The RNA shown here (small-subunit ribosomal RNA) has 1554 nucleotides and comes from an uncultured bacterium. Model confidence (mean pLDDT): 83 of 100.
RNA sequence: AGAGUUUGAUCCUGGCUCAGAACGAACGCUGGCGGCGUGCCUAACACAUGCAAGUCGCGCGAGAAAGGAGGCUUCGGUCUCUGAGUAAAGCGGCGAAUGGGUGAGUAUCGCGUGGGCAAUCUGCCUUCGAGACUGGGACAACCUGGCGAAAGCCGGGCUAAAACCGGAUAAGCCCACGGGAGCUACGGCUCCUGUGGGAAAAGGGUGCCCUCUCCAUGGAAGGUACCGCUUGAAGAUGGGCCCGCGUCCGAUUAGCUUGUUGGUGAGGUAACGGCUCACCAAGGCUGAGAUCGGUAGCUGGUCUGAGAGGACGAUCAGCCACACUGGGACUGAGACACGGCCCAGACUCCUACGGGAGGCAGCAGUGGGGAAUAUUGCGCAAUGGGGGAAACCCUGACGCAGCAACGCCGCGUGAGUGAUGAAGGCCCUCGGGUCGUAAAGCUCUGUCAGGUGGGACGAAUGGCCGCGGGUGAAUAACCCGUUGGCUUUGACGGUACCGCCAAAGGAAGCACCGGCUAACUCCGUGCCAGCAGCCGCGGUAAUACGGAGGGUGCGAGCGUUGUUCGGAAUUACUGGGCGUAAAGAGCUUGUAGGCGGCUUGUUAAGUCUGAUGUGAAAGCCCUCGGCUCAACCGGGGAAGUGCAUUGGAUACUGGCGAGCUUGAGUAUGGGAGAGGAGAGCGGAAUUCCCGGUGUAGAGGUGAAAUUCGUAGAUAUCGGGAGGAACACCAGUGGCGAAGGCGGCUCUCUGGACCAAUACUGACGCUGAGAAGCGAAAGCGUGGGGAGCAAACAGGAUUAGAUACCCUGGUAGUCCACGCCGUAAACGAUGGGUACUAGGUGUUGGGGGUUUUACCCCUCCAGUGCCGGAGCUAACGUAUUAAGUACCCCGCCUGGGAAGUACGGCCGCAAGGCUAAAACUCAAAGGAAUUGACGGGGGCCCGCACAAGCGGUGGAGCAUGUGGUUCAAUUCGACGCAACGCGAAGAACCUUACCUGGGCUUGACAUCCUAGGAAUCUCCUGGAAACAGGAGAGUACCCGCAAGGGAGCCUAGAGACAGGUGCUGCAUGGCUGUCGUCAGCUCGUGUCGUGAGAUGUUGGGUUAAGUCCCGCAACGAGCGCAACCCUCGUCCUUAUUUGCCAUCGGGUCAUGCCGGGCACUCUAAGGAGACUGCCGGUGUUAAGCCGGAGGAAGGUGGGGAUGACGUCAAGUCCUCAUGGCCUUUAUGCCCAGGGCUACACACGUGCUACAAUGGCCGGUACAAAGAGCUGCGACUUCGUGAGGAGAAGCUAAUCUCAAAAAGCCGGUCUCAGUUCGGAUUGGAGUCUGCAACUCGACUCCAUGAAGUCGGAAUCGCUAGUAAUCGCGGAUCAGCACGCCGCGGUGAAUACGUUCCCGGGCCUUGUACACACCGCCCGUCACACCACGAAAGUCAGCUGAACCAGAAGUCGCUGAGCUAACCGCAAGGAAGCAGGCGCCGAAGGUUUGGUUGGUGAUUGGGGUGAAGUCGUAACAAGGUAACCACUGAGAGUUUGAUCAUGGCUCAGAAGUCGUA
Repeated sequence: AGAGUUUGAUCCUGGCUCAGAACGAACGCUGGCGGCGUGCCUAACACAUGCAAGUCGCGCGAGAAAGGAGGCUUCGGUCUCUGAGUAAAGCGGCGAAUGGGUGAGUAUCGCGUGGGCAAUCUGCCUUCGAGACUGGGACAACCUGGCGAAAGCCGGGCUAAAACCGGAUAAGCCCACGGGAGCUACGGCUCCUGUGGGAAAAGGGUGCCCUCUCCAUGGAAGGUACCGCUUGAAGAUGGGCCCGCGUCCGAUUAGCUUGUUGGUGAGGUAACGGCUCACCAAGGCUGAGAUCGGUAGCUGGUCUGAGAGGACGAUCAGCCACACUGGGACUGAGACACGGCCCAGACUCCUACGGGAGGCAGCAGUGGGGAAUAUUGCGCAAUGGGGGAAACCCUGACGCAGCAACGCCGCGUGAGUGAUGAAGGCCCUCGGGUCGUAAAGCUCUGUCAGGUGGGACGAAUGGCCGCGGGUGAAUAACCCGUUGGCUUUGACGGUACCGCCAAAGGAAGCACCGGCUAACUCCGUGCCAGCAGCCGCGGUAAUACGGAGGGUGCGAGCGUUGUUCGGAAUUACUGGGCGUAAAGAGCUUGUAGGCGGCUUGUUAAGUCUGAUGUGAAAGCCCUCGGCUCAACCGGGGAAGUGCAUUGGAUACUGGCGAGCUUGAGUAUGGGAGAGGAGAGCGGAAUUCCCGGUGUAGAGGUGAAAUUCGUAGAUAUCGGGAGGAACACCAGUGGCGAAGGCGGCUCUCUGGACCAAUACUGACGCUGAGAAGCGAAAGCGUGGGGAGCAAACAGGAUUAGAUACCCUGGUAGUCCACGCCGUAAACGAUGGGUACUAGGUGUUGGGGGUUUUACCCCUCCAGUGCCGGAGCUAACGUAUUAAGUACCCCGCCUGGGAAGUACGGCCGCAAGGCUAAAACUCAAAGGAAUUGACGGGGGCCCGCACAAGCGGUGGAGCAUGUGGUUCAAUUCGACGCAACGCGAAGAACCUUACCUGGGCUUGACAUCCUAGGAAUCUCCUGGAAACAGGAGAGUACCCGCAAGGGAGCCUAGAGACAGGUGCUGCAUGGCUGUCGUCAGCUCGUGUCGUGAGAUGUUGGGUUAAGUCCCGCAACGAGCGCAACCCUCGUCCUUAUUUGCCAUCGGGUCAUGCCGGGCACUCUAAGGAGACUGCCGGUGUUAAGCCGGAGGAAGGUGGGGAUGACGUCAAGUCCUCAUGGCCUUUAUGCCCAGGGCUACACACGUGCUACAAUGGCCGGUACAAAGAGCUGCGACUUCGUGAGGAGAAGCUAAUCUCAAAAAGCCGGUCUCAGUUCGGAUUGGAGUCUGCAACUCGACUCCAUGAAGUCGGAAUCGCUAGUAAUCGCGGAUCAGCACGCCGCGGUGAAUACGUUCCCGGGCCUUGUACACACCGCCCGUCACACCACGAAAGUCAGCUGAACCAGAAGUCGCUGAGCUAACCGCAAGGAAGCAGGCGCCGAAGGUUUGGUUGGUGAUUGGGGUGAAGUCGUAACAAGGUAACCACUGAGAGUUUGAUCAUGGCUCAGAAGUCGUA
């Protein structure tokens, strides 16, 4: 510090996700030790049991028992001493208000911070001053009587005090009334002083002493010391109250408040105060957020972060609040009191039913809740606290221990050496690699754990003695100190730590390994099982699932889950945005607020600076130190960005004062304008009415029909009525804030602009709320209504057509008044000010120049286009900014749900404004790029269409396919590009299929052992395979021989063979196709952030990316072309098997023979054609057109040749091959059957339907091939297929071999025929082991359909189509197929509008699996969350009323009463009781609000393959979308208005250039 994820790719926007750190955690797997910490986050739920607050005998009265010792004893007991002035209880004092727990409540002066109290209190403690005199009466305990189950209570009696009470004394204390001085915030405060009044205490406790007095060993008064008491002043400490500032969310909470706000007076409090009360006034708070609702203890700090921030508020520390829930007071220095009291309530327990008791949010512990959180431990040794004079006692505070890997930190599980790289595992290309120096083995060490022995610190105090000091009369006593001596105290603790012993011995796991993200292979599984943080894996070769091996990471832990911050600049203060991604309000006026020109003075609020105080400790940071280190702990420092006080500075901002003119405004003059409102006027056109002319149609459409018209339409002329809108001018012209505004005239009226001076003197800008304006549609009332026209009706179209088209037609459109308040209300661009290159138009006004006009130059204000810098993701924008800055407002924060629900406000309604969530997705989106596509455009090509010729589709047959059938009908090929295809030839074989019979190292390959050569002939069984048997017979090489070797056969054993079994979607190779289409790319450079572009586009041209020109491109490659083969002309060479012109010979005839090679042919090599030449055209080019010559002319014809790629195209059954499967079978052998089936459908062909023909007879002319298991002449036999015999030929020699159409002659005469030949019967031939299933051919007989073929569809542009025959491959035989060959030999092409395919450029796109694309909505089904709903249930809360416990206060107090007074009657004073105010729980009524639930209902979301249509994306086939209204069952549709984008055609205008 970033990364993954939207796309085919790119940039941007934007969300989601990950890597980090942290935790009071939990869960899973695992677990050796120690140190230091931490440990109910949930039910402030309920609690058994024990403990957590007592202490003081030096305040007081009283005072046991057990036990022990002794005496007596009747042995039952009793007495004394001791225990012991002890325990327990009581009166009294202090404490119990601290400590400890919890976070329910609380949004508040509760907390934090800084101040204030001149408005206050403070026990114990410290200092100082004064004092402590004199009396009195009770009550507990105890005794006794009684009630009660208990808790407890009542009566009577005794008694002490530092308990209680009276009196005295008293100030600098308190109160009242005065005087003076000082200060002041004007409220008062302080000091001095006068008069009057008032309030104290315990003659205490303990110890010691005898100086003074008395009795007098000693003691008392007394003295003294300590403790205690009263009063005052002060301090310290701790509280109380007040104030400034800070302190969460919601406005779908906007108004709240009656003790409320203030005053006067009184009461009350320690104290100010409506704190309370009476009266008076009517205030107080609030948009800088009152009130209400929700949530929450606050802080130091903790976590995170670079920081700013964000989140949190466990442990530790400060403050607050609470103590079962609610209320209340008492006591006290302090409480409205956790372990106190009273009342009410809920709950629990006891009960004799009458009544009582209780409060773990103290420490342990229990139940419950929960994912989850510990021992009913030890000790007061230390620290601290309470009491005490002290010793001491108490202390679940605290110190320790226990449990828990809950966290942090440290340590260990060994170290060295060790290669036959052991065994074993895993992988393997079978060679090996890896686990791996890892192990074993050898040599060592001893941390931790274990055993054993030693053994601290933490201990300081305290007590006694001694010494010193103080008080004192004192060598008592007491107090203080102590470097002295003695003595006592340790829970932890079997501790830490140290020594010794033994032994590598006891101690490693968890997660991950597709990318992010470090780490890869095998097996299993087969969209299953499963994984997953995001993207995504899994459908037979899964590095993604499960296992294994290996690896990576961390390590006594590792992962997962949850939460927080970070990354996230994804709420942006630091530090974001708003033309198109989310986002500028439709526009204006203007309130609060924010911001604000120049000069000067003053002030010092902001601002800056110094000082002071504070900012607790702990924590963080730095540094030093202590535990062996660290964690942890201690000392010191820094920091704490803050607040307050105070001194200073004055540039800027602010306040106040004075001025200025440039911002703003006013006045004067001037012209421009569809600016607004009202009134009047005008012509053209449509429609209607009347009349005339006139006759059969009109109208409308793609084509029609509905409709109008013989009752006279349409057309045309004249007259009239009425409503609405204003052609041309007209202009990216004008005006207005926007919406918007268009005939002419008048009236009223707003704003802007220009010019020149004068005046005011900052009067300004923006603008939350607010107010006004605001297209169209719509609503209300009343008019009006020509045209147009939702709805509606009809006609068409259509599968349907609730639409598009047509004919009609109502609201509405118009006017007046009133509502509505929305639009894609758009420049998708808020307003203002200033600045920042230009060019060119245009509108309004002015100036200059000019005699004038035009032109020209220039200034201001508008309005357009182009364009630079800059900006921008890009597109683009660019002085009219989207540039550079400032000020103010509005708005945005992923998509959907949704601009919806609920609530509120507005509206007559329609609806508008404001405006969520649950749930769901990993995207949604912007701009640009490359493709593909378009019922977009331009250019061009092709037998693509057109023009022609001939076919197919109809018939019969052949053949292939589908389907069906079958034991099997083997398999593959499926639009073009499967279907006479693989198959260049299924009777057996082939053959892969079926049935049956057999074989199992196998029919075939390699290796081993044994035997035998091989091989051939025959017999038996059998369908054959096969099984059994007999016979013949030994070769070759080496070697003297024995023997060995090669080859073959048989037998045996196992390694293995075999598979036309599966996967062409694992593959190679080969092939088809687009397409012989002209394209496809690269290097360097350049442009662009980038994908990419350029080149390759443009202008011409070509068959062609062919060539030329131009050009930020310059070159190059694969394709095109050419080079190759063949045909066409000529030449050279060669001459047999070919040829025969000339010469000779011969024949009935024939190159037959001699001869020749001239010609033809043959087959080798050359020549030739290149737009080379001429003319025209073109840009001077490339080229094109025409011509000449030439056998051939513009690639001469044909072939071979197939770019980058596409179709997961085809082929595992040619071959090869990975993987899988099979192994007495899916292999191999054999026989028979099947591939040849047959209702039917399709493709490809053949033959026909006839006279351009059939038949008969005669007759002519090819090319290219093939041939020894062959072609077979010739002769002969047969009607024929063919048979018999047989020459020649291994082929330019012989044979197949006859070419056929053609030509000549004859016949048939339009008919199912002398056409046509299917089918069937009979007889044969040939091949073959064998023609039944199932061959071809021949002869005789038979003589079907068919008379030119519907929709549709195919081929062909010249030696082509058409037509005619010939040959060959395969092959024993079998050809209408296929591959070749030649013969005869046409027609047509105007042309590119249309169909199909293709190429280039351009445009749109929501497509990229690329239009066979994408995609919308209803309906149906399932699931999910939400809204409404008659209601119903519950919580919170307001108002009114009833009722009223405890209790304070007030009144009363006839009853009761010890202290005081008293002349003894009584009084004072107090209490019980009663009454009143207030008042908790409770109750009634009525509201508000929140939540749960609810038959039914509404839309929404999600869900591989449901239904209906086709709305959108291309001109998406009616351009789309926005708002509104109406209609339709739904998808959907219609009209109107406004607006944006794209395209075409024609016309006009404007501008520029010529």